The prediction has a mean pLDDT of 81. This is a predicted structure of a 147-nucleotide part of an RNA (small-subunit ribosomal RNA, 3' minor domain) from a bacterium. It was read from a public genome assembly. Rfam family: Bacterial small subunit ribosomal RNA. Gene Ontology terms of the family: ribosome and structural constituent of ribosome.
[in-house]
Context: one part of a larger RNA
């Protein structure tokens, strides 16, 4: 660049990040059933046993040991649940971009004065109702400053 200006807000386009997300999926936790490896305890031990007891001997008898059985318990399997992440059709709206629609709300009294609360109602800005400010132009009046 000064009204041939300024400017809103639906739509459409590219982008970037974010919220919601049925489902996928991935982690560590808590819990509930099932399994139950070694090993360690407990019963148990009619099959074995040199040391210690008794016997002169056979032999018994303590103790041991295989071997049965039980609890604990590693791991493995089914489920339950909060949490924490990854991903996800789809959807919300924000940010952002010279030359896109479609209006024209706001800014001069912006051509219905303008804002705030609110309720209803509209493609969009926004309308109308109701309350409330003046940070409204005009014109009259009144107080109060300067000339």
């Nucleotide at each position: 660049c000064a009204c041939c200006g300024c400017c809103c807000g639906u739509c459409a386009c590219g982008c970037c990040a974010c919220g919601g997300g049925a489902g996928u999926u991935g982690g560590g936790g808590c819990u509930g059933c099932c399994u139950g490896a070694a090993g360690a305890g407990g019963c148990u031990g009619a099959g074995c046993u040199a040391a210690c007891c008794c016997g002169c001997a056979a032999g018994g008898g303590a103790g041991g040991c295989a071997g049965g059985u039980u609890u604990c318990u590693a791991u493995g399997g089914c489920g339950g649940u909060a949490c924490c992440g990854a991903u996800a059709a789809c959807u919300g709206g924000g940010g952002u971009g010279a030359a896109g629609u479609c209006g024209u709300a706001a800014c001069a009294a912006g051509g219905u004065a303008g804002c705030c609360g609110u309720a209803c109602c509209g493609g969009a800005a926004g309308g109308u109702g109701c309350g409330g400010c003046u940070g409204g132009a005009u014109c009259a009046c009144c107080u109060c400053c300067u000339u």